Source information:
This is a predicted structure of a 359-nucleotide RNA (Bacterial RNase P class A) from Rothia sp. P7181. The source organism's lineage runs through Bacteria, Bacillati, Actinomycetota, Micrococcaceae and Rothia. The coordinates come from a structure-prediction model, not an experiment, and the mean pLDDT is 78. A source record names the gene rnpB. RNAcentral holds the sequence, with entries from ENA.

RNA sequence: CGGGAUGCUCAGGCAAUUGCGUGGUGAAUCAUCACGAGGAAAGUCCGGGCUCCACAGCACAGAAUGGUCGAUAACGUCGACUCAAGGUAACUUGCAGGAAAGUGCCACAGAAAAUAGACCGCCUAGAUUCUAGGUCAGGGUGAAAAGGUGGUGUAAGAGACCACCAGUGUUAUAGGUGACUAUAACAGCUUGGUAAACCCCAUUCGGAGCAAGGCUAAAUAGAGUACGUAGUAAGUAGUGCGCUGAAGUGCUCGGGUAAGCUGCUUGAGCCUAGGAGCAAUUCUAGGUCUAGAUGGAUAAUUGCCACUGAACAUGCAAUAUGUCAAGUACAAAACCCGGCUUAUCGAGUGUCCCGUUCG
Numbered sequence: 001c002g003g004g005a006u007g008c009u010c011a012g013g014c015a016a017u018u019g020c021g022u023g024g025u026g027a028a029u030c031a032u033c034a035c036g037a038g039g040a041a042a043g044u045c046c047g048g049g050c051u052c053c054a055c056a057g058c059a060c061a062g063a064a065u066g067g068u069c070g071a072u073a074a075c076g077u078c079g080a081c082u083c084a085a086g087g088u089a090a091c092u093u094g095c096a097g098g099a100a101a102g103u104g105c106c107a108c109a110g111a112a113a114a115u116a117g118a119c120c121g122c123c124u125a126g127a128u129u130c131u132a133g134g135u136c137a138g139g140g141u142g143a144a145a146a147g148g149u150g151g152u153g154u155a156a157g158a159g160a161c162c163a164c165c166a167g168u169g170u171u172a173u174a175g176g177u178g179a180c181u182a183u184a185a186c187a188g189c190u191u192g193g194u195a196a197a198c199c200c201c202a203u204u205c206g207g208a209g210c211a212a213g214g215c216u217a218a219a220u221a222g223a224g225u226a227c228g229u230a231g232u233a234a235g236u237a238g239u240g241c242g243c244u245g246a247a248g249u250g251c252u253c254g255g256g257u258a259a260g261c262u263g264c265u266u267g268a269g270c271c272u273a274g275g276a277g278c279a280a281u282u283c284u285a286g287g288u289c290u291a292g293a294u295g296g297a298u299a300a301u302u303g304c305c306a307c308u309g310a311a312c313a314u315g316c317a318a319u320a321u322g323u324c325a326a327g328u329a330c331a332a333a334a335c336c337c338g339g340c341u342u343a344u345c346g347a348g349u350g351u352c353c354c355g356u357u358c359g
Stems, first nucleotide, its partner, number of pairs: 001355010012305007020036007038330001042341002045339005050209004057241004062205005067081005082096001083094004097200002102198002104194003119139002121135006147165006166190002168187008213262004222253006234244003269288008306328003309324001311323004
């Protein structure tokens, strides 16, 4: 200098004028002060806080997750490590437990696709172009066909046997919390793939949701049907047990009200410093309060600056100077929080890998 990998920050700023919402102060239909939409507010994909069922348990079914060890309120999230795949590498991804419990599937081609094989070929005996027996080393088909190389042996062959190699299994030693890694010995054991197929194993899991729920005011019209008079009806997401438990309860149809207040923003909050830890994160100390609307506020205009920048001019040239068209993305709180996923014009910045050149 070029190419790449991976994090972090910002997301236009200032001033004036006019206007809007919440709260505070003030002899107050006004003035003044403070604050006023994001990194994703989006998706509603997970997990919770909170509210009610409700004082609420056990089992089955069902669902979710799936390497190890940690973090967290929790998670299907995050961190580190191990293994596998891709990449020269930095790094990225993982649909990462079990195929010897069982079932299913592997099209077409091929003789045959797992209780898997005898098509061509080779050998032997008959025979005259076929029959019988043996064989799977060679060839063909295919994504995949009974481990590879070299020998012994055989009628011809074959882990049938031997040497070396690869895989698998058992045992031992060393390292590691562990997943696992390395080495050695023994054994002819060579046993297809697929579980984001059913399944098995391990772990975890009540339901509904702020339109939850609570209070005040106002208005109104009931009818039918089922069960039922006590541990009974009914309720508890499904089933069973258990539990609660009335003089009513459930279901269907129909009518009235749909107004106001609250929940509603101090929170697993944020910032700074120090300690522990590889890190995720956590502990201690100090500081700080930053929307709360409800047909739904958080805005409009003007000027200057900033960034990007076509074109033009100056200049030997440059990433320089000047003029200046145009542009500044994705996008909008509604109970709150931790993640994940998706969208995105640009600007800045840190670390690392590869290549080239110079010192």